[in-house]
The RNA shown here (c-di-GMP-I riboswitch aptamer) has 85 nucleotides and comes from a Gallionellaceae bacterium. It was read from a public genome assembly, where an Rfam model found it. Taxonomically the source falls in Gallionellaceae (Bacteria, Pseudomonadati, Pseudomonadota, Nitrosomonadales).
RNA sequence: CAUUUAUAAAAGCAAGCCUGUUGAAAAGCAGGGACGCAAAGUUUCCGAUCUAAGCGGUAAAACCUAUGAUAGCGGAGCCGCCGGA
Numbered sequence: 001c002a003u004u005u006a007u008a009a010a011a012g013c014a015a016g017c018c019u020g021u022u023g024a025a026a027a028g029c030a031g032g033g034a035c036g037c038a039a040a041g042u043u044u045c046c047g048a049u050c051u052a053a054g055c056g057g058u059a060a061a062a063c064c065u066a067u068g069a070u071a072g073c074g075g076a077g078c079c080g081c082c083g084g085a
Stems, first nucleotide, its partner, number of pairs: 003085003012037002017032006035072001041078003045075003048070003054065001056063001
């Protein structure tokens, strides 16, 4: 330098739940906390899933739809720390 991620260590992230807060909701953010994670770093590009404010629709509902959300649902792109072999 290239490949690789069995085992062990250091370091890192942090589900559910609780509190506060933002949001129409899904969900996000902050704190506590720890189910898990070797990309649980990052980008909605592809698929999937969730929500349906607004538009459409209805007598009123139902219903419809992403421009909202999930990167800890899968694929793909980009980038990358420590140690081992």